[in-house]
Molecule: small-subunit ribosomal RNA
Organism: uncultured Sutterella sp.
RNA sequence: AGAGUUUGAUCCUGGCUCAGAUUGAACGCUGGCGGCAUGCUUUACACAUGCAAGUCGAACGGCAGCAUGGAGAGCUUGCUCUCUGAUGGCGAGUGGCGAACGGGUGAGUAAUACAUCGGAACGUGUCCUGUUGUGGGGGAUAACUACUCGAAAGAGUAGCUAAUACCGCAUAAGACCUAAGGGUGAAAGCGGGGGACCUUCGGGCCUCGCGCAGUUGGAGCGGCCGAUGACUGAUUAGCUAGUUGGUGGGGUAAAGGCCUACCAAGGCGACGAUCAGUAGCUGGUCUGAGAGGACGACCAGCCACAUUGGGACUGAGACACGGCCCAAACUCCUACGGGAGGCAGCAGUGGGGAAUUUUGGACAAUGGGGGCAACCCUGAUCCAGCCAUGCCGCGUGCGGGAAGAAGGCCUUCGGGUUGUAAACCGCUUUUGUUAGGAACGAAAAGGUAUCUGUGAACAACAGGUAUUGCUGACGGUACCUAAAGAAUAAGCACCGGCUAACUACGUGCCAGCAGCCGCGGUAAUACGUAGGGUGCGAGCGUUAAUCGGAAUUACUGGGCGUAAAGCGUGCGCAGGCGGUUGGGUAAGACAGGUGUGAAAUCCCCGAGCUUAACUUGGGAACUGCACUUGUGACUGCUCAACUAGAGUAUGUCAGAGGGAGGUGGAAUUCCAAGUGUAGCAGUGAAAUGCGUAGAUAUUUGGAAGAACACCGAUGGCGAAGGCAGCCUCCUGGGAUAAUACUGACGCUCAUGCACGAAAGCGUGGGGAGCAAACAGGAUUAGAUACCCUGGUAGUCCACGCCCUAAACGAUGUCAACUAGUUGUUGGGCCGCAUGGCUUAGUAACACAGCUAACGCGAGAAGUUGACCGCCUGGGGAGUACGGUCGCAAGAUUAAAACUCAAAGGAAUUGACGGGGACCCGCACAAGCGGUGGAGCAUGUGGUUUAAUUCGAUGCAACGCGAAGAACCUUACCAACUCUUGACAUCCUCAUUAGGGAGGGGAGAGAUUCCCUCUUUCAGUUAGGCUGGGUGAGUGACAGAUGCUGCAUGGCUGUCGUCAGCUCGUGUCGUGAGAUGUUGGGUUAAGUCCCGCAACGAGCGCAACCCUUGUCACUAGUUGCUACGCAAGAGCACUCUAGUGAAACUGCCGGUGACAAACCGGAGGAAGGUGGGGAUGACGUCAAGUCCUCAUGGCCCUUAUGGCUAGGGCCUCACACGUCAUACAAUGGUCGGAACAGAGGGCAGCGAAGCUGUGAAGUGGAGCCAAUCCCAGAAAACCGAUCGUAGUCCGGAUUGCAGUCUGCAACUCGACUGCAUGAAGUCGGAAUCGCUAGUAAUCGCGGAUCAGCAUGCCGCGGUGAAUACGUUCCCGGGUCUUGUACACACCGCCCGUCACACCAUGGGAGUGGGGUUCACCAGAAGGCGUUUGCCUAACCUUCGGGAGGGCGGCGACCACGGUGGGUUUCAUGACUGGGGUGAAGUCGUAACAAGGUAGCAGUACCGGAAGGUGCGGCUG
Repeated sequence: AGAGUUUGAUCCUGGCUCAGAUUGAACGCUGGCGGCAUGCUUUACACAUGCAAGUCGAACGGCAGCAUGGAGAGCUUGCUCUCUGAUGGCGAGUGGCGAACGGGUGAGUAAUACAUCGGAACGUGUCCUGUUGUGGGGGAUAACUACUCGAAAGAGUAGCUAAUACCGCAUAAGACCUAAGGGUGAAAGCGGGGGACCUUCGGGCCUCGCGCAGUUGGAGCGGCCGAUGACUGAUUAGCUAGUUGGUGGGGUAAAGGCCUACCAAGGCGACGAUCAGUAGCUGGUCUGAGAGGACGACCAGCCACAUUGGGACUGAGACACGGCCCAAACUCCUACGGGAGGCAGCAGUGGGGAAUUUUGGACAAUGGGGGCAACCCUGAUCCAGCCAUGCCGCGUGCGGGAAGAAGGCCUUCGGGUUGUAAACCGCUUUUGUUAGGAACGAAAAGGUAUCUGUGAACAACAGGUAUUGCUGACGGUACCUAAAGAAUAAGCACCGGCUAACUACGUGCCAGCAGCCGCGGUAAUACGUAGGGUGCGAGCGUUAAUCGGAAUUACUGGGCGUAAAGCGUGCGCAGGCGGUUGGGUAAGACAGGUGUGAAAUCCCCGAGCUUAACUUGGGAACUGCACUUGUGACUGCUCAACUAGAGUAUGUCAGAGGGAGGUGGAAUUCCAAGUGUAGCAGUGAAAUGCGUAGAUAUUUGGAAGAACACCGAUGGCGAAGGCAGCCUCCUGGGAUAAUACUGACGCUCAUGCACGAAAGCGUGGGGAGCAAACAGGAUUAGAUACCCUGGUAGUCCACGCCCUAAACGAUGUCAACUAGUUGUUGGGCCGCAUGGCUUAGUAACACAGCUAACGCGAGAAGUUGACCGCCUGGGGAGUACGGUCGCAAGAUUAAAACUCAAAGGAAUUGACGGGGACCCGCACAAGCGGUGGAGCAUGUGGUUUAAUUCGAUGCAACGCGAAGAACCUUACCAACUCUUGACAUCCUCAUUAGGGAGGGGAGAGAUUCCCUCUUUCAGUUAGGCUGGGUGAGUGACAGAUGCUGCAUGGCUGUCGUCAGCUCGUGUCGUGAGAUGUUGGGUUAAGUCCCGCAACGAGCGCAACCCUUGUCACUAGUUGCUACGCAAGAGCACUCUAGUGAAACUGCCGGUGACAAACCGGAGGAAGGUGGGGAUGACGUCAAGUCCUCAUGGCCCUUAUGGCUAGGGCCUCACACGUCAUACAAUGGUCGGAACAGAGGGCAGCGAAGCUGUGAAGUGGAGCCAAUCCCAGAAAACCGAUCGUAGUCCGGAUUGCAGUCUGCAACUCGACUGCAUGAAGUCGGAAUCGCUAGUAAUCGCGGAUCAGCAUGCCGCGGUGAAUACGUUCCCGGGUCUUGUACACACCGCCCGUCACACCAUGGGAGUGGGGUUCACCAGAAGGCGUUUGCCUAACCUUCGGGAGGGCGGCGACCACGGUGGGUUUCAUGACUGGGGUGAAGUCGUAACAAGGUAGCAGUACCGGAAGGUGCGGCUG
C1' cells in the first nucleotide's frame, strides 16, 4: 500500500466482499510445562447454609460460665461438693467509639449526575496547633430479684442499684446575641508511680499519661452556586402557574420560590424549548498516518442504588446494603391469635443463557475499627484452587546416517515423491519422574544497656542509639544439587482466483461446498477421502462484535449538463458574507508568563524477577481550561471621510412585456332562397354516415363562435409560466449617451410572501370548429387500439380554487479574470464608409483550460470568491403511517421491514432493424426444360417384427456412408458351441509324428472319431543346448462395429471461389480501440489509380499447374497415305507426344483528372481472367464421423469376445425426397443405310464359324493391347405405316416356358420368349435447374463386381431460346444510422391472472406498558394545633408553673381506587399492495422508424400490458 465483482471488451460512477488489528468472548477439533493477568456482558431473577463489624473491664453495676487462690464439708489423702468477686478474666446488660469506611451493582438518571475551570453564603467527630478550664450537687434506670401474659418473637407490673448514662447550680478567657446599657451558654472522670505531710486507711497530696468542656487557626473531608463541554429524533414547535421577578415572614449548617402571604406578568424556545427514545459519567480502552470512529470489562476518581415505594430517627456525618417505622409483592414459622426475612458482600444453589470459577487457607504482610497496651475483629486484603480465556517464555531432542530400505501415493512403467525422514550409530538431559538441600517476603513490637525530656525523683512515661530477639497462610513452594533415561510431550486450518500451497480415486446439478466471484449435469487442482504441500503452532479454525481499508458523510478530504443530485420562477425578514482611506478600541487572532490539567495508562531513559510478559524509579507528555502581561498587521466594534459597487435625475431608442375597451377581414359550420341532378363523403381497400322528403356542387343574403394566413426570422419582449390581426387608454421593465447628485445604501437567502402551461374542480354565461368518454363501421385469431363516420364533457368568457410538467439549457443567483473568427437585433461614435470602434442581447465555430467520455469553451461545464438548495447502491417507494394544504382529484413533507450483487453513465467492436445509400449473384425479371398428379426404382420417416444392425436430420440428411445385403459381407435376431481364445508377445513342460493330400462315420454345421498315401527343419560346444514348428498347461494378456464426435487427432461439409482477414512500425485515443482497410473513380476481385498520418508487409484475389482452342519444330509404330490392291516406300496431311511461339488493353480513336480504367475498331486461331478444371484466407456452425483409421477415459472378460448353420437388413395402412419411363405425330413401329469420343481387358477381353425366335450355347483365332477383343454407337438421314384413339401411345402387373452366374436364386438375382396390357390424355398450392457448345435431347464406356445399375463417375453426337433491367423475393459485400441485443432478433422484455413462501400497511377490536389531568382515599412520619389524661430532676408563695409524654384534630403525602386524554408494544376475522420463486396462463406495451416515435404532467376509459384527449419535451 491494495485486491475481487456490472461488460464481448473499455473508461467512469457506484455499491457489495476480502486481506489487518482487537475482544471480559462462545463453539468445533486438539492439548506437555511455567510465569503474569482476567473470569454472569443474559433475569437490578429467586435464594438453602456458613462467614462478611465489632471492640473497650484503663467508663459502670456486676459475675452466669471457665481458670487460680482461700475457707468449709464429705471422705476411697487426692478426688468430689459447697461457699467466697479475692484474682486472671468475662456471657448478658448500662455506657463510649465504630457501624455513613471498606466491599457489591449499574436499575434509575440527558441533568439535583459527570469532566474542566471558577465562585461565596457554609458545616466538620477523630487529627494537628494555640489558648482557657475540668468546681460543687441531684434524680433516675437497665442488669438483677419476684410475679404475670404469650406457641414463639417478645412484653408487662412491683422492688434494688452504678457510671465517662441523664439533669440543674457555680464559673466564662474566648464564642454567640444585642436596642451597645447588657444578656446567654460547659465539663467526667479513669489508670500508673511516689519522697515528705495529712487521713474516716478508701485515700488526700505530688507527678505522669489517657480522657472531658469552651474557643482560635489549620489539614483533610463534605454541602451549595456559576460558566463551558459531551447521544438521537422536528413524522415532537410551542412550553411554563411557584411558573419568572419583587417585598415581608418562615426554614436550613449555608445562598436561593427551598416554603408561605401579597404584588407585578413575566421566564424558556429554530444557537432547538417541551416531548419521546436510548444511556451511569470520566481518566482511559480498541482502531486509525492523522483527523476521526466505536466502546466505558479489569485498575483509578465521581455519582446513583441496596426486594418495590414512602418516611423520618440517631449521629460530626445517613434519610443509612448486613439500623428503625409504614405500605406492597414474595418466601418461611405458627398452637391461626401472631411473628420472621431481604447475597447488586465472599463462597455456594436454582433459574435464564452460546457462556463465566472453590460452600478453600490466613490475618504472616498492606490497610481499616476498637483499645493505654497486650490483643480482638476484618470473605477489605494476601494467598491457594478451577478454566489454554488472554499475554509472555520453554519444551516435545541434537549430530551423523543412501541399499535413497520397506510401506503409502503418483506414474509416460523408465521412474518420481514421502526422504536424512525412519531404521542404525553417537551425544545431551531443558521439561517431567525419584531423592536430598532450601529461601526472599520480617520490619516493627518485646528484653537488656545507655542518652535526652518531664519531674522532687536513678518511680513511671515519652523519644533516640547499640545489642538481643518473638512472629510465615503461601510452603517444604520458588530456587539449587544428584540419579536413570530419548526416555514423559503435536495438533489445527487451508491448497480455483483474491491468497502461500496439486495430484489420484469416489460422486455425477446428486451428495455437498461457498467470505465475494462462483464450483458440482462421467476425466471436479472448488464436493468427500487419500498421498503430497502451505500457513500457524499448544494451539488452530469458525461464529459474533468494533475500527480500518471506505476519499463509501469528504474539517483534513467528495460531488450535482447526461451516472444519485439545482427548489418551476422571483421578491425578501432573520442569518452568512461584504468596496477605498485615516483615527480609536482590543472581542476574535498572535506572543510571553502563572495556576491547574489526580494517580495509573501511552512514550523515552534506567532498574528488578535466568529472559519476556509483568513490576518499578525518573523524565517527557496530557494538544485542554482559567488568570495575567503585551502586540495592533488582519477580522469585528466605533468615529471621520471617499467614489470605482449600488441607486436617483435628464435626453434618446426598440419591443407579440402586462391590464382594460373598441374594431376588421379571410375561413369553417348552420339557416333562408335560387340554379341543378344522382350521387356525396371516406379509405390501403371498404363500410357505417349524408342524399330523390333533392344532398354534394354553385350563387345571393343572414347568424354565431373561435382563431388571427402573408409579414415571420437561427428575430423581439418578459423573473419564470408565457406573449402575435388593427386602434385607443392605463402601466411595469430594459438598453444607450453625456453630465449632475446620494455616499456602501450591496450580494445571497432557511422560515415566509407572490406568480406559476396543460389537464381538472365550483358558480354563471357561451358553444362555430376540434374533441377524452361513448356509439357505430372496418382491420384482426381477438382489437376495450391504430383507420373511418358521428359525438358529450372540455376547449372560449367572468369570478374563485388547484400548484403540478421532459415547469429543460435536464446547467441556482451575484461578482471578477482568461486567445480569436463569423452572422444577427437595439443604441452610440468615427468629415467618406460596401468599413472600423464601443455597449447590451441572441446564434455558429474554435485556443488555453476542464471533463469518465460525449462535450463545454467570455452567455463556461475554464480560474476564483460569497450565499442558498440538493445527493450518498438498485428495488421496496416518492409508497405506508402521521402532520399541513385542498370542495374533490390530489399536492407537500416522508420512512421501515424485506430483497438483489448489481442498477447506472459515456464511448468501442460486432450482430440486428417491418433504418438509409451503393454494389454483386440463374437472386428476381426474360426464356427453355422439369418436380409437385400416374405406375415403377431407390432412400428416409412411421408402422410392424425375435431382428427388421448402425450412423446421416433445414439450406449443408433423405440414388447419403453403401464404387453394388441370396451365403459371405453383417455389425442385428433366436439357437448350437469354445474359453489364454479366430489373432500378437512372453513363460513352463513334452515332442521334432510335424507338414501336405485323399477317404469314411456322427452332427444343421462349427466340431469330433478313424483309415490310407507322401515328405522327414536348421545350427551345434552333442546337452532338447539354441532358433523354428506342433501339442498341452499357466498367467500376464488378447479381443469388442461396446459408450462418449460435448474429451480428441486426422479427414470432410457449409457460408463461399464470397473478397475479404490480419500484422509490424508510426500516429491518435486515459482505454476498449481507431488509423492503415475510410474517401473520389474503377474492377470479376482490398483489381488498379488518385487523394489521405500513415508507411510497409502477410494469408486470400490474380498469375504460376493441368486440359482445350492456333501454329511451328522434333520424333514417327501398331497411326497416316499425294505412289499402283498388297508388299514395300515415305512422314506432306490426320493423329500421337515432347519442346516452343502466341494475347500484353500491345496498336488506333473516343470518354475520363494528363491516372487507373471503360467504350468502339484493326489485326488475329483466339480480345480484354479466351472456355473448363485443380486450387477453398481468418474464421462460423461444441456442424459430421470413436462404424475407415488413430486415440484419452469408462465399461464387458465361460462374454458386450470367438466359431457355426438358419433368419433379418428386402416387412407395408401410410407420408416425404431423388431418379428413370411415360401420357405421344418434333411421335410409335418396320425396313434401309451413315458418323464418335473416352475407356477396359490374363482366374481377363474373347473374333470368325455353327446352333437357338432370343437370353445364350458351342468354338477357340488374336491380344499383356494406337496392332486383338469388348464394339453393332444412338438420335439424325432415306422410305413405309399408324391418323388423335386410352390408340400400332404407355408399359406396370400377372401366368407359362427358359438362359446365365454361383455350394445354393424359396424368403431375395439379372436376363430372354410367348401371353396379359394397370394407372396415365402434361399435372393444385407451391417449387427446382440452366446464360453457349450451355439447356434440352441421343447413345457409349468405366469403377464396384461370381452375378446384379433407372444410381454414381466419365465420354462424345445433335444442338436452342432469352437477359428491358435491379422496383420487388432470397443470399452476400462495403459505408452510414439507431439499439435497453452480445447465447447477439429463434435476442431482449412488460403487466394482469393461477400456485408457494416471506416481511409489511389498513382493520370491528382485544390484551399489556409508559405518561398526564381531574376526583376519591389517606399508612408511617415529622410539622402545626389542642388541655382529654399522665408527669422524677428545675422554679415555687407548695396552690401550682415551666418543660415533657400519651391521646385528639389539621395540612402535606406513599400504596390504592374511579373516569378521561395521550403514547408505545403485541395480537386480530378479513383485506391492500410489495418482494422472491429453472421450465404455468393471456397477450406483446418498450428496446430498430419495435412495426401507431417515445417520454413525463393531467383527465377519462379498458382482462392486462395499456389506449385516447389537452398542452409540453427530444433523452